[in-house]
RNA sequence: UGUGACAAGGGCAAACCCGUCGUGAGGCGGGGACGCAAAGCCACCGGUCUUUCCGCUCCCGGAAAGACAGCGGAGCCGCCGGAG
Numbered sequence: 001u002g003u004g005a006c007a008a009g010g011g012c013a014a015a016c017c018c019g020u021c022g023u024g025a026g027g028c029g030g031g032g033a034c035g036c037a038a039a040g041c042c043a044c045c046g047g048u049c050u051u052u053c054c055g056c057u058c059c060c061g062g063a064a065a066g067a068c069a070g071c072g073g074a075g076c077c078g079c080c081g082g083a084g
Stems, first nucleotide, its partner, number of pairs: 001083001003081002011036002016031006034070001040076002044073003047068009
């Protein structure tokens, strides 16, 4: 620099359940493992979702404030092994 074996030592933890916080999307803690080589960090871009408001009168458009990093991309950092 590039790569990811059926290697080693390890790591994370979907659904679901319990507790707790939040109007909510969801967050956090515990249990639990579907998966993950960045499932580490980060809301910058796109996306999805929530709440409130406006238009509208039908679930559509817009605005504001939020949520999601396990939806994709950008950015930052990084263990181990093989290879060059």
This is a predicted structure of an 84-nucleotide RNA (c-di-GMP-I-GGC riboswitch aptamer) from an uncultured Pseudomonadota bacterium. It was read from a public genome assembly, where an Rfam model found it.